[in-house]
RNA sequence: UGCUUGAUGCCGGAAGAGUCUGUGGUGCAGCUAACGCAGCACCCGGCGCCGAAGGAGCAACCACCCCGGAAACUCUCAGGCAAAAGGACCGGCAUCACUAU
Numbered sequence: 001u002g003c004u005u006g007a008u009g010c011c012g013g014a015a016g017a018g019u020c021u022g023u024g025g026u027g028c029a030g031c032u033a034a035c036g037c038a039g040c041a042c043c044c045g046g047c048g049c050c051g052a053a054g055g056a057g058c059a060a061c062c063a064c065c066c067c068g069g070a071a072a073c074u075c076u077c078a079g080g081c082a083a084a085a086g087g088a089c090c091g092g093c094a095u096c097a098c099u100a101u
Stems, first nucleotide, its partner, number of pairs: 005097009018047001020046003024043005030037002048081003054077001055075003061069002
């Protein structure tokens, strides 16, 4: 100096599946003379679904004395099913480390 690789941070892009349901609970708040009506959010429950946070399982393959490692596949515990948030992965920038020259 800084190819490559890795980690962290910032920015951008980024899919799928019910804005379902309940004489349920809590809170907020609107209308009505009243009885009541209807709305939003969260929690609890019911049925149906998604896979790209995380997690788990196996495989090609790798490794092998032992212990094993391993996906965008599979499972769906978790998470999610209008918007928002999140989001594997991709790109750009910066920093640090590794390391070739």

A computed fold for a 101-nucleotide RNA from Polaromonas sp. CG9_12, annotated as Glycine riboswitch aptamer. The sequence is in RNAcentral, with records from Rfam and Ribocentre. The same sequence occurs in records of 2 taxa. The prediction has a mean pLDDT of 79.